[in-house]
RNA sequence: CUCUUAUCGAGAGAGGUGGAGGGACUUGGCCCAAUGAAGCCUCGGCAACCGAAAAGAAAGGUGCCAAAUCCAACAGAUGUAACUGAGAGAUAGGAG
Numbered sequence: 001c002u003c004u005u006a007u008c009g010a011g012a013g014a015g016g017u018g019g020a021g022g023g024a025c026u027u028g029g030c031c032c033a034a035u036g037a038a039g040c041c042u043c044g045g046c047a048a049c050c051g052a053a054a055a056g057a058a059a060g061g062u063g064c065c066a067a068a069u070c071c072a073a074c075a076g077a078u079g080u081a082a083c084u085g086a087g088a089g090a091u092a093g094g095a096g
Stems, first nucleotide, its partner, number of pairs: 001096008013043005021032003026073004044065003049061002069088001074085003
């Protein structure tokens, strides 16, 4: 990187550094940010995919810690709304 399976309205942040962006990409919206964004480091936490065998289960390996995966985009439906599904994406397991 490709394929495949599962999950994605729950949950969980402080300090240091840094210095203007960030919320995946494009468009539109909305929101976060000098009361300090991203990134990096430390510590902490959440979670329960692997670990994990019939059940239970630890260290550990990942992941995550504003807002539904922030919302919409395509199809359907419609009471016009945080509707249903798909697509895309993310994470984990497996295979190549």
Predicted 3D model of a 96-nucleotide RNA (SAM riboswitch aptamer (S box leader)). Its mean pLDDT, the model's own confidence on a scale to 100, is 81. Of the family's consensus pairs, 97% are formed in the model. It was read from a public genome assembly, where an Rfam model found it.